[in-house]
RNA sequence: GCCGCCGUGGUGGAACUGGUAUACACAAGGGACUUAAAAUCCCUCGGGGGCAACCCCUUGUCGGUCCGAGUCCGACCGGCGGCA
Numbered sequence: 001g002c003c004g005c006c007g008u009g010g011u012g013g014a015a016c017u018g019g020u021a022u023a024c025a026c027a028a029g030g031g032a033c034u035u036a037a038a039a040u041c042c043c044u045c046g047g048g049g050g051c052a053a054c055c056c057c058u059u060g061u062c063g064g065u066c067c068g069a070g071u072c073c074g075a076c077c078g079g080c081g082g083c084a
Base pairs, nucleotide, nucleotide: 001083002082003081004080005079006078007077010026011025012024019067028044029043030042031041032040046057047056048055049054060076061075062074063073064072
């Protein structure tokens, strides 16, 4: 230099043919149980606004297509693998 694959909450990782983003697990926080702890069980868990119902933003970055994009297209950034 060329080719291929990948990038989603704190971590791993789902999201079907483009139609509710973050299911599920782990970690974390709170509570129950216990003499105390471990284990177990219950609740919460992306960011912002609102008393609440609810609203807005967020899928590596920036654009494009589309009524609608994590998903399709382009450029760039980063990682892994192959070839030279």

The RNA shown here (transfer RNA) has 84 nucleotides and comes from a Candidatus Parcubacteria bacterium. The coordinates come from a structure-prediction model, not an experiment, and the mean pLDDT is 80. Rfam family: tRNA. Rfam classes the family as a transfer RNA. Its family is annotated with triplet codon-amino acid adaptor activity in the Gene Ontology. Rfam describes the family as follows. Transfer RNA (tRNA) molecules are approximately 80 nucleotides in length. The sequence was found in a public genome assembly.